[in-house]
């Protein structure tokens, strides 16, 4: 300077005037006023997953059912995060994926002889016919070629008709013992088996290991409200009914069905002090947590945070410079949080890696 890889961060601020919101103070009597500090996010967005909270409710077994998948650890918790280990891409920095194919089942389409227990379409070799030869028929064969993604370890050496782990050396994988290194996954060494059909494919069916009640702030409480804890008719009589995912036990409760009637479009809570932020500083690789101080930052309910004006402030553009001119993306809370996906104009900061090119 260039092309690239992770990780962040800004995307506004002060001030005045006016004009919303709901807290607190104080006046004031009930119509409000003065004053105060405060007033949408980094994803407030998808509703993907996890919890707190509230109800069933005092809630237990199992079986279907669902989630999740390598190993340690953070964490309230989690299908998140941090570190590891194996695989795999790339020159790197980095990035991607992760239980089991030797428990059983299913499927590899086309192409090809054959795609799970194998196969001969060219070839190679032996025999026969046939003067030969081209052919034909019989055995043999899986090293050469083809075909596909993927074809039964590789290489080299004997050895066969010809070949072939058919023997043999060195590799390489399987599978068993030992040992050493790690808290494990997992890595290294040795040693010894059969000659090695140790092909894929489980976000196919299955198997294994672990974990899972259910609904959800439109959850639930109080107040007010009703000719009303209303009124008729059938069934039922404990072997039924009913109880928050489905079944079955088991546990509690005791009715179940129809029709007529009446009330509930209201207020108040639940609604913001937290698994909270900030800075220090201690452990740890790190995720994160300890200790210490400090700080309080919407709580609306047809839905408040707005407009003007100066100023800095950040990006372009044009100019030697003063100085002018112009832009601002994504996108609005509605019970709170912790991930994770998505979105986003310009613009910036750290680190890293690779290629040039000067000293």
């Nucleotide at each position: 300077g260039g092309a690239g890889u992770g990780a962040c961060c800004c995307g506004g601020g002060u001030a005045a005037u006016c004009g919303c919101g709901g807290c607190g103070a104080c006046c004031a009597u009930c119509g409000g006023g003065u004053c105060g500090a405060c007033g949408a996010g980094g994803a407030a967005a998808g509703u993907c997953c996890g919890g707190g909270c509230u109800g069933c409710a005092c809630a237990g077994g199992g079986c279907a059912g669902g989630g999740u998948g390598c190993c340690g650890g953070a964490u309230a918790a989690c299908g998140u995060c941090c570190g590891g280990c194996g695989g795999g891409g790339g020159u790197g920095a980095c990035c991607c994926c992760g239980g089991g194919a030797c428990a059983g089942u299913g499927c590899c389409a086309c192409a090809g002889a054959a795609a799970g227990c194998a196969g001969a379409c060219c070839g190679c070799c032996c025999c026969g016919c046939c003067a030969g030869g081209c052919g034909c028929g019989g055995g043999g064969u899986a090293a050469g070629g083809g075909u596909g993604a993927a074809a039964g370890g590789g290489u080299g050496c004997g050895g066969u008709a010809a070949g072939a782990g058919c023997g043999c050396a060195c590799c390489g994988a399987c599978c068993c013992g030992c040992u050493c290194g790690g808290c494990a996954a997992c890595g290294g060494g040795c040693g010894g088996g059969g000659g090695c059909u140790u092909g894929g494919u489980a976000a196919a069916c299955c198997c294994c290991a672990c974990c899972c009640g259910c609904a959800g702030c439109a959850a639930g409480g109080c107040c007010g409200a009703a000719u009303a804890g209303g009124g008729a008719a059938g069934c039922a009589u404990a072997c039924g009914g009913c109880g928050u995912g489905g079944c079955c036990c088991g546990c509690g409760c005791u009715g179940c069905u129809u029709c007529c009637g009446g009330g509930u479009a209201g207020g108040c809570c639940g609604c913001u002090c937290g698994a909270g932020u900030u800075u220090g500083u201690c452990a740890g690789c790190a995720a994160u947590g300890g200790c210490a101080a400090a700080c309080c930052u919407a709580g609306a309910u047809g839905a408040a945070u707005g407009a003007u004006u100066a100023c800095c402030g950040c990006c372009c553009c044009c100019g030697u410079a003063a100085g002018g001119g112009g832009g601002a993306a994504c996108a609005g809370a509605a019970c709170c949080c912790g991930g994770c996906u998505u979105a986003c104009a310009g613009g910036g900061u750290c680190a890293c890696u690779c290629c040039g090119a000067c000293g």
The RNA shown here (Bacterial RNase P class A) has 359 nucleotides and comes from a Zetaproteobacteria bacterium. Its Rfam family is "Bacterial RNase P class A". By type it is a ribozyme. The prediction has a mean pLDDT of 76.